[in-house]
Order: sequence, then structure tokens, then C1' cells
RNA sequence: GUGCUGGUAGCUCAGAGGGUAGAGCGUCUGUCUGAAGCACAGAAGGUCACUGGUUCGAGCCCAGUCCGGCACA
Repeated sequence: GUGCUGGUAGCUCAGAGGGUAGAGCGUCUGUCUGAAGCACAGAAGGUCACUGGUUCGAGCCCAGUCCGGCACA
């Protein structure tokens, strides 16, 4: 350089065919306990890498850019 692939919550990752952004773990609060842990209930936490485009509507489609991985040269 070329091709492929990935970037979504603090971490690991889902998100079918474009239509309300989710799970597990973690954090916080409550119940429980002498206290803690466990368990149970609840809550907070997101510019969906960035910039544009298409569309009534984009995490998803298109173009470009950045970063990581793989292959080839």
C1' cells in the first nucleotide's frame, strides 16, 4: 500500500429485515445481618469512534477519516 474484520454503559458483549438502545459483571440505594458477605428488590450510568450523505426515520445503509486485529504484497 491492497483486501477483510472490529470500534455500542466502568469491563465483557448482544442488538434478525432501518422504527422506544439492551444483557451479564461492576457501582449506588433499600430489604436482610451485630457487622459484612450471600440472596432479593430497585436505581444511576450511552455524542452507538469521528465527519458528512441517503431516508419521514440510521447503532444498522453509503462515502471519507481515525484507531485496533488478521491476511497478502
Predicted 3D model of a 73-nucleotide RNA (transfer RNA) from an Aggregatilineales bacterium. The RNAcentral record of the sequence draws on ENA. It matches the Rfam family "tRNA". The family's RNA type in Rfam is transfer RNA.